[in-house]
Context: one part of a larger RNA
RNA sequence: AACGAACGCUGGCGGCGCGUCUUAAGCAUGCAAGUCGGACGGCAAGGCGGGAGCUUGCUCCUGCCCUAGAGUGGCGGACUGGUGAGUAACACGUGGGUGACAUGCCUUGAGGACGGGGAUAGCCGGUAGAAAUAUCGGAUAAUACCGGAUAAGCUCGCAUCUGUUAGAGGGGUGUGAGGAAAGGGGCUACGGCCCCGCCUUAAGAUUGGCCCGCGGCCCAUUAUGCUAGUUGGCGGGGUAACGGCCCACCAAGGCUCUGAUGGGUAUCCGGCCUAAGAGGGUGAACGGACACAUUGGGACUGAGAUACGGCCCAGACUCCUACGGGAGGCAGCAGCUAAGAAUAUUCCGCAAUGGGCGAAAGCCUGACGGAGCGACGCCGCGUGGGUGAGGAAGGCCGAAAGGUUGUAAAGCCCUUUUGAACCUGAAGAAUAAGCGCCGGAGGGAAUGCCGGUGUGGUGACGGUAGGGUUUGAAUAAGCAACGGCUAAUUACGUGCCAGCAGCCGCGGUAACACGUAAGUUGCGAGCGUUGUUC
Numbered sequence: 001a002a003c004g005a006a007c008g009c010u011g012g013c014g015g016c017g018c019g020u021c022u023u024a025a026g027c028a029u030g031c032a033a034g035u036c037g038g039a040c041g042g043c044a045a046g047g048c049g050g051g052a053g054c055u056u057g058c059u060c061c062u063g064c065c066c067u068a069g070a071g072u073g074g075c076g077g078a079c080u081g082g083u084g085a086g087u088a089a090c091a092c093g094u095g096g097g098u099g100a101c102a103u104g105c106c107u108u109g110a111g112g113a114c115g116g117g118g119a120u121a122g123c124c125g126g127u128a129g130a131a132a133u134a135u136c137g138g139a140u141a142a143u144a145c146c147g148g149a150u151a152a153g154c155u156c157g158c159a160u161c162u163g164u165u166a167g168a169g170g171g172g173u174g175u176g177a178g179g180a181a182a183g184g185g186g187c188u189a190c191g192g193c194c195c196c197g198c199c200u201u202a203a204g205a206u207u208g209g210c211c212c213g214c215g216g217c218c219c220a221u222u223a224u225g226c227u228a229g230u231u232g233g234c235g236g237g238g239u240a241a242c243g244g245c246c247c248a249c250c251a252a253g254g255c256u257c258u259g260a261u262g263g264g265u266a267u268c269c270g271g272c273c274u275a276a277g278a279g280g281g282u283g284a285a286c287g288g289a290c291a292c293a294u295u296g297g298g299a300c301u302g303a304g305a306u307a308c309g310g311c312c313c314a315g316a317c318u319c320c321u322a323c324g325g326g327a328g329g330c331a332g333c334a335g336c337u338a339a340g341a342a343u344a345u346u347c348c349g350c351a352a353u354g355g356g357c358g359a360a361a362g363c364c365u366g367a368c369g370g371a372g373c374g375a376c377g378c379c380g381c382g383u384g385g386g387u388g389a390g391g392a393a394g395g396c397c398g399a400a401a402g403g404u405u406g407u408a409a410a411g412c413c414c415u416u417u418u419g420a421a422c423c424u425g426a427a428g429a430a431u432a433a434g435c436g437c438c439g440g441a442g443g444g445a446a447u448g449c450c451g452g453u454g455u456g457g458u459g460a461c462g463g464u465a466g467g468g469u470u471u472g473a474a475u476a477a478g479c480a481a482c483g484g485c486u487a488a489u490u491a492c493g494u495g496c497c498a499g500c501a502g503c504c505g506c507g508g509u510a511a512c513a514c515g516u517a518a519g520u521u522g523c524g525a526g527c528g529u530u531g532u533u534c
Base pairs, nucleotide, nucleotide: 001533002532003531005530006529007528008527009526012381013380014379015378016377017376018374019373020339025337026336027335029334030333031332034075035074036073039072040071046065047064048063049062050061051060052059053058054057082292083291084290092215093214094213095212096211097210098209101208102207106204107203108202109201110200111199112198114148116146117145123138124137125136126135127134128133154178155177156176157175158174159173160172161171162170183196184195185194186193187192217264218263219262225255226254227253230252231251232250233249235247236246237245267289268288269287270286271282272281273280274279294315295314296313297312298311317328318327319326320325345371347370348369349368353367354365355364356363357362384414385413386412387411394405395404396403397402419471420470421469422468423467424466428461434455435454436453437452438451439450440449478523479522480521481520482519483504484503485502489518490517491516492515493514499506500505
């Protein structure tokens, strides 16, 4: 000098930050990932209308609107958020390679979407079970599923040409084989047009996978050491992709005092703290990467996971049970228990920013924006200003002259930051949909597309920040030290006791060192102590 601090005494306000460093211990409760009816079959309640029966205000049938809950399907649940257990490793940082690779949504370009089929949930009926759930029969839809056709690109085989900066699986031509698709909505002059989607392909962008050089902890009281898929080859399998990644066979290699192997410790970095710098320490908050999600293992789906709020198995634990069997995972936000010196509200809102879905309106969002608690930190402000000497009273000291507290107080004159009361009151909101107008592209009417313009809704914080008026010095000072280091001293009490102490050291009867008082010094809404780092 610094701190994610704690403890003691004290405590007025505001702004901006930060807040379980211990037990990756266990968790009651609520919320944290949904959305789309413009993909699909359908439909409870409700509203409006028509009809029938009539008990005259009820029942049934039916049309339209509106859609809840559940289901099929699509996209998203691989992002966001949390934690640092493991990991000494291509995990991270930095610089490269990929002719060895992938990439949903997005952008740009090219070419397509012909014609068929069979199911299945929801639903209806039934069975078993306490439940979770399981199961049987019947009918039905799709942008769900499956054949057929077509193939500009594409993939594979063969032939051939070419190419490089080291290497290569790069590029071109011909030929054969193979592989696609889905509709929904709007407008219409009924010809079609437009919007959103669908399929194939090329390029881009983005995001990743893999490989390599270099770099960053401790122990040799870990060395005649370590290694059998081990090191390499041939052939295969597998992967998006290279590779002992995996397998069969063959060879006997590979690493190591430039520290292998083993053990301990530890996420890494941008940074942060300190320091003149070199360096040392550290990795909270914020940002990037990695790893993990009760413990261990596994795959499925998918563009992407070996998936925190998905699935399966095993273990431990907790809960329900009709004892046959089932359910669960806060290292998300709050909150609870335990542990501890120690760390907050079971708050408000999607108004803003961002994300998911949707054509949109919108819905969801404990991300986020805010408020609450804590002097935990940094910064700012205040607790009044001026005047005022008979240097009042009181306290303390005193040789009793006086000295000191001390312009300090009182008194007088002011001010009103802050506080309290009342009044007023922003910015954060961008103009979306809609309703109008203008222009443009296209062969082109309408809808639509592109651009501009007028009007047009929305604020959690919050009647907040700020401003004004009234009031009245009013509401607001402590903590530590005073032997030397080290700024600041006297008196009394105590008597090697009680005690102090960072070091030297004080205390055994005049203690500037203990305790108290007065005074003084330092800092000040803080001041000291302890811990840790330089």
This is a predicted structure of a 534-nucleotide part of an RNA (small-subunit ribosomal RNA, 5' domain) from uncultured Treponema sp. The organism belongs to Treponema, within Bacteria. The RNAcentral record of the full RNA draws on ENA, Greengenes and SILVA.